[in-house]
RNA sequence: GGGCCGGUAGCUCAGCGGUAGAGCAGAGGACUCUUAAUCCUCUGGCCGUGGGUUCGAAUCCCACCCGGCUCACCG
Numbered sequence: 001g002g003g004c005c006g007g008u009a010g011c012u013c014a015g016c017g018g019u020a021g022a023g024c025a026g027a028g029g030a031c032u033c034u035u036a037a038u039c040c041u042c043u044g045g046c047c048g049u050g051g052g053u054u055c056g057a058a059u060c061c062c063a064c065c066c067g068g069c070u071c072a073c074c075g
Stems, first nucleotide, its partner, number of pairs: 001071007010024004018055001026042005048064005
């Protein structure tokens, strides 16, 4: 360099056209003599970047950036 997969909340991931969710973590509360465990509530992201298509894009198309796997061939 070519091919393929991936980039979404602090972390691990889901969501594949109709204005984004779970678990863990964090904050508050209930319970408890206290802690832990358990339960309830809340906070938190415009979806790698820039364009395009569309009434509407995380989702489809193009380019680029980053990470991973792989490779006949070249070195």